Source information
Small-subunit ribosomal RNA, central domain from an uncultured prokaryote, 349 nucleotides, folded computationally. Its mean pLDDT, the model's own confidence on a scale to 100, is 89.
Context: one part of a larger RNA
RNA sequence: CUGGGCGUAAAGCGCGCGUAGGCGGUUUGUUUAGUGGGAUGUGAAAGCCCCGGGCUUAACCUGGGAACUGCAUUCCAAACUGACAGACUAGAGUACAAGAGAGGGGGGUAGAAUUUCAGGUGUAGCGGUGAAAUGCGUAGAUAUCUGGAGGAAUAUUAGUGGUGAAGGCGACCUUCUGGGCUGACACUGACGCUCAUGUACGAAAGCGUGGGGAGUAAAUAGGAUUAGAUAUCCUGGUAGUCCACGCCGUAAACGAUGUCAACUAGCUGUUGGGAGGAUUUGCCUCUUAGUAGCGUAGCUAACGCGAUAAGUUGACCGCCUGGGGAGUACGGCCGCAAGGCUAAAACUC
Numbered sequence: 001c002u003g004g005g006c007g008u009a010a011a012g013c014g015c016g017c018g019u020a021g022g023c024g025g026u027u028u029g030u031u032u033a034g035u036g037g038g039a040u041g042u043g044a045a046a047g048c049c050c051c052g053g054g055c056u057u058a059a060c061c062u063g064g065g066a067a068c069u070g071c072a073u074u075c076c077a078a079a080c081u082g083a084c085a086g087a088c089u090a091g092a093g094u095a096c097a098a099g100a101g102a103g104g105g106g107g108g109u110a111g112a113a114u115u116u117c118a119g120g121u122g123u124a125g126c127g128g129u130g131a132a133a134u135g136c137g138u139a140g141a142u143a144u145c146u147g148g149a150g151g152a153a154u155a156u157u158a159g160u161g162g163u164g165a166a167g168g169c170g171a172c173c174u175u176c177u178g179g180g181c182u183g184a185c186a187c188u189g190a191c192g193c194u195c196a197u198g199u200a201c202g203a204a205a206g207c208g209u210g211g212g213g214a215g216u217a218a219a220u221a222g223g224a225u226u227a228g229a230u231a232u233c234c235u236g237g238u239a240g241u242c243c244a245c246g247c248c249g250u251a252a253a254c255g256a257u258g259u260c261a262a263c264u265a266g267c268u269g270u271u272g273g274g275a276g277g278a279u280u281u282g283c284c285u286c287u288u289a290g291u292a293g294c295g296u297a298g299c300u301a302a303c304g305c306g307a308u309a310a311g312u313u314g315a316c317c318g319c320c321u322g323g324g325g326a327g328u329a330c331g332g333c334c335g336c337a338a339g340g341c342u343a344a345a346a347c348u349c
Stems, first nucleotide, its partner, number of pairs: 004320003007303002012317001014201001016199002021194003025088007033081002035077008049065006091191001092188003096183002103177007110154001115149007125136002162169002206247006215241002220236004258316006266294012298305002322349003331342004
């Protein structure tokens, strides 16, 4: 140096973009840097290895050879890699047309419900539980009707449905805007893949400033339960949950499965598009992009995976190396803080 792995045993960065780097389609010509071959020079001697010789042998000494797999110069070759020049269209992209979608940001509107306020009717309970009590109620509650206020969330539709890189996204209207799919072919002509450092985004909770506050609810108070009950259950209830701006940067951030590309039996659904046929109101066939369930070969320790691979290969990145100590200490960087990122050792089994 090579050789093992990463769904569940240790191990895929939460997710994208992207620099350096690595890798890179078809074809023609040139070049000869890599590459292959030849020659020359050098690669000290000794040692190692082979064949001999000398001490009675051996160790030891000694003659010859091989080797020194390297380096330099030079000549030849031109398949492959590289470089340069030219061409191509199968990768990638642009334009055109059609259509789907809770994709994202802003603005506006709506109805149901909870709570609360005012008023009417009305009277003794309501509420809650396994059972109760705290609590609310004759200062008129609960119930019911009318009107007002305010905040948050959008029943049904709703679906192993859609969409987004992931986190995530669900009433309606409007406006701005991203991406993907399909169909025909017109154009560009390798413009590509991956990506250390870097950088954008990133649930919930938490933090800062200012608003808002209906319901809910950490903390907290009371009532129960219990041997106790710092819990579970009940009645209250503050931060928070909501909005704007700015931080934080973590999750069982999960498909516990990195991204891209190619190839490898079938069957059954489902969503979006396209083509054709039957013949009618949705049936059949083909195709394409997703998505779900079985399953062959193969793989796997097994479970299982199985064209959406954990199969067969290639390119690039990340990560793992016994358990505990420990995702800790120290140091550094980041943060207002909480803390995050990076990350040991002694010791011990």
The RNAcentral record of the full RNA draws on ENA.